[in-house]
Molecule: transfer RNA
Organism: Aggregatilineaceae bacterium
RNA sequence: GUGGCUAUAGCUCAGUGGAUUAGAGCGCUUGUCUACGGAACAAGAGGUCGAAGGUUCGAAUCCUUCUAGCCACGCCA
Numbered sequence: 001g002u003g004g005c006u007a008u009a010g011c012u013c014a015g016u017g018g019a020u021u022a023g024a025g026c027g028c029u030u031g032u033c034u035a036c037g038g039a040a041c042a043a044g045a046g047g048u049c050g051a052a053g054g055u056u057c058g059a060a061u062c063c064u065u066c067u068a069g070c071c072a073c074g075c076c077a
Stems, first nucleotide, its partner, number of pairs: 001073007010026004028044005050066005
């Protein structure tokens, strides 16, 4: 340099056939329980989906560019 993959909650991930109001597990907070803690049960907070632009009535999802990470190939030595 070329090509591909990934980027969604604090962490690990689903959702990527355009429209239910963006979800799960773990973690966190509160409550119940308990002598205390843990476990269990109940409830809750936490995002506007890597950034920018475009298409569309409507975009996490389609298109373009960029950023970061990973992989393969190529070039030099």